[in-house]
RNA sequence: GAGUAUGUAACUCAAUGGUAGAGUACUACACCGACAUUGUAGAGGUUUGAGGUUCGAAUCCUCACAUAUUCA
Numbered sequence: 001g002a003g004u005a006u007g008u009a010a011c012u013c014a015a016u017g018g019u020a021g022a023g024u025a026c027u028a029c030a031c032c033g034a035c036a037u038u039g040u041a042g043a044g045g046u047u048u049g050a051g052g053u054u055c056g057a058a059u060c061c062u063c064a065c066a067u068a069u070u071c072a
Stems, first nucleotide, its partner, number of pairs: 001071007010024004018055001026042005048064005
């Protein structure tokens, strides 16, 4: 320099173009003599950024950025 893949909650990951979710972690309560476990509830997101298509975009298209990888 060229190509490919990935980017979503603190972490690991889902999500046919139509309400952004799960597990773990965190907080509160219940349970216990106490802790752990367990149960219930809650908080936590400019879906990497910008633009485009569309009635509607995490999803499709373009560019940029970051990471991984292949080739040179």

The RNA shown here (transfer RNA) has 72 nucleotides and comes from Rickettsiales bacterium (ex Bugula neritina AB1).
The RNAcentral record of the sequence draws on ENA.
Model confidence (mean pLDDT): 83 of 100.
The source organism's lineage runs through Bacteria, Pseudomonadati, Pseudomonadota, Alphaproteobacteria and Rickettsiales.
Its Rfam family is "tRNA". From the family's description: Transfer RNA (tRNA) molecules are approximately 80 nucleotides in length.